Record summary
This is a predicted structure of a 75-nucleotide RNA (transfer RNA) from a Planctomycetota bacterium. The coordinates come from a structure-prediction model, not an experiment, and the mean pLDDT is 80. Rfam family: tRNA. Taxonomically the source falls in Planctomycetota (Bacteria, Pseudomonadati).
[in-house]
RNA sequence: GCGGGUGUAGCUCAAUGGUAGAGCGUCACGUUGCCAACGUGAAGGUCGUGGGUUCGAGCCCCAUCACCCGCUCCA
Numbered sequence: 001g002c003g004g005g006u007g008u009a010g011c012u013c014a015a016u017g018g019u020a021g022a023g024c025g026u027c028a029c030g031u032u033g034c035c036a037a038c039g040u041g042a043a044g045g046u047c048g049u050g051g052g053u054u055c056g057a058g059c060c061c062c063a064u065c066a067c068c069c070g071c072u073c074c075a
Stems, first nucleotide, its partner, number of pairs: 001071007010024004018055001026042006048064005
């Protein structure tokens, strides 16, 4: 340099172009003599970035950034 893949909550991951979610974790409360465990609730989001299409984009298109894989070139 070329091709492909991934990017969404603190972590791991979902979401058919139509209200952004789950598990774990965190916090509060409850059950218990205490811990653990369990239950209930809450907080937590620039959907990598910038544009475009659309009535409407996490999803489609273009560019770009980071990471991963393969190939190629130079030394």